Predicted 3D model of a 91-nucleotide RNA (c-di-GMP-I riboswitch aptamer) from a Bacillota bacterium. The coordinates come from a structure-prediction model, not an experiment, and the mean pLDDT is 90.
This record gives sequence, C1' cells and structure tokens, in this order.
RNA sequence: UGCUGAUCAGGGCAAACCCGUCGAAAGGCGGGGACGCAAAGCUACGGACCUACGGCUCUUGGGGAAGGGCUAUGGUCGCCGGGUUGCCGGU
Repeated sequence: UGCUGAUCAGGGCAAACCCGUCGAAAGGCGGGGACGCAAAGCUACGGACCUACGGCUCUUGGGGAAGGGCUAUGGUCGCCGGGUUGCCGGU
C1' cells in the first nucleotide's frame, strides 16, 4: 500500500419511540433511548425514493375558495453505487 473481517484491544456511531425546537412538508438539529452498523465517518457526484411552500394546469363554483394532477430549486448518505478519510486483526 492492496485485499480481507473470524478472533483480539481500545472503543465509536445510534433505529424506532418520547420531549423540545426549526420547517409548508419531507425532514433537520438538541436531549433521552438502543434496533442495529466494520465505515451506520464525510461528500447529494450517479441512480432510486420522499415531500410540494412556490409555479403550471384541471374540476366544482357567479365569485371567494375548495379539491385533484404535474413539477425540486427542498430532502433521505441508516436505500444502492461512486469519490474521499480512518482503528484493530489476518494476509
């Protein structure tokens, strides 16, 4: 340095749920809490998925308005892949 994850050591992260908070929402952040994770560290680059404030459009309606459809500039890295950094052990 590459490949690899049985065992060893030090450990690390933290799902669901609850409370608070930001957000239109998806979801994020903080605290509690552990389902799990050898990258469940970082990165939204590719795919996939989630949401629809706003925009476009349709329906009902005299209108106000209500409802539906499409749409990411929003989001998920604990969905997959890529990039990148790293502990221990084996080789």